[in-house]
Formats: sequence, C1' cells, structure tokens
RNA sequence: CUGCGCUAAGUGGGGAGAUAGCGGUGCCCUGUACCUGCAAUCCGCUACAGCAGGACUGAAUUACCUCUCCCGACCGCCAAGGUGGAAGGCCGCGCCGUAUAAGGGGUGUUGAUAACAAGGUCUUAUGCAACCGUCAACUGCGAACCGUGUCAGGAUAGGGAUAUAGCAGCACUAAACAGUCCCGACGGUGUGCCAUAAGGUUGCUUUGCAGUAGCUACCUGUACGGUUUACGCUUCGGUCUUUGCGGGCAAAAGAGGUUGCGCAG
Repeated sequence: CUGCGCUAAGUGGGGAGAUAGCGGUGCCCUGUACCUGCAAUCCGCUACAGCAGGACUGAAUUACCUCUCCCGACCGCCAAGGUGGAAGGCCGCGCCGUAUAAGGGGUGUUGAUAACAAGGUCUUAUGCAACCGUCAACUGCGAACCGUGUCAGGAUAGGGAUAUAGCAGCACUAAACAGUCCCGACGGUGUGCCAUAAGGUUGCUUUGCAGUAGCUACCUGUACGGUUUACGCUUCGGUCUUUGCGGGCAAAAGAGGUUGCGCAG
C1' cells in the first nucleotide's frame, strides 16, 4: 500500500418555549434523513443526561474536532407607525358671553344717535257696552186616591121633601219641568279701536323741538372671560408591525485536522 473480517461510531441537525438541568413528544427553520412502542394536568433520564426492542452502514466523498460563512428564530436598545386603556385642561377644534369697530352689510342730510317735551303702552277706581248666570215677568205642561170646583151614575140617612160624603169625567191650579226673555233686579268676566278721574313713566313706540354726521353690531377679524373633553394635543403604561444598531445561538455549505483491532498478500 492492497484485500477480507470486526469494533467505536453513525443512520439528521438547529432555534424558541418548557425544565433544577439534559433529551424527546408539540411549534418554527434547514432540507431528505432506518423501523416499531411511549409522552403536555407530559414521557424518559442525571453530567457517559431519552428509554426499550429490532435492522443496516462502518474507519471515511458517510464518523469526530476546529474555523469560515450564513438560512432562521430569539433577546436588548433607539426611532417611526397602527391599535386599544387611563389621566390632564397651559393648547387646538366646538359652543356661550362681553368688549372693539379694521373689512363687508344695513341705516342716515327725505335729518340718524344722544338730549328735551307731550301722548300711548302700565296701575287703580267708576261708568257704559258686550257676554254669561240667577231671580223676577210671561207662556206651556203639570195630581189614580192622600189639591180645589162641579160632581153623571151609584152610595148613606130619612116615610118623604130633602140632606151628606164623594169615584170616573170635565175645568183649574201647587211644587216640579220646559221655553221666551223687548223691558226689570242682582252677581260675574282670558270681553271692549268706549268714556271719566287719579297715579306712574326704566324700556319700547308716535309726534314735536332744536341741532348736525354719524348710528348699528348681522357676517368676517381682534382681545378677554367662561364651558366641554367626542376628536386633535400632552403625559403614563399595554400590545402589534416596520427600519436601524448590538448580542448570544445557529441548520445547510465550504476549508483544515484527527481516528482503533485482527488475519492474509
């Protein structure tokens, strides 16, 4: 060096999570890589850290170690954005009020605003009218008996003449009921282009007077005060996404190194 047979070893690895820790089951990455059983209110084990059973490959293009590179997930920080929670009221937006009068509008020399005078509006009382109610008045109706008159028939008394009580009918009337209401009396009023007297007069309004140029605050603007917290804003903490920076891991890939025993030639 070659051939044969063994053995160690291998037949996937990694991340987060979980765990005292390790491995596995479940999730994700890588990418192709023996089989069966077990397992999240878990399973197996203990630094030689899955267990049990079987199969194949086998000392290297396949095992082991180191380095490079980096898929990927994770952690921390910064920033931005989304979303939902709490609080705030120095701020914006919204609303209200006051002031101002720069711009617009309206009004004013056919005379505004302010001032003055008188009247109205207002209050009280009275009258008148209107309307309503009650009374009165008038009309109608109105009593089986217990209202009046007349009382047929009939009844009672009487020898009789007569007398008495009296139903129905008819007539009338009381209370009651209904109506009329021209006139009368009393009371009342969400009544009145009414009258009289007295009072009051801030405002508004009508008229008059004198005088001369502003007045108003509807819109915009400005200032101040108040109010609200839906939204914006500010502050706090939650969650999600993205960018950047840093960190410990890290599959696959690449490079380098290491690796046992026996027999024969």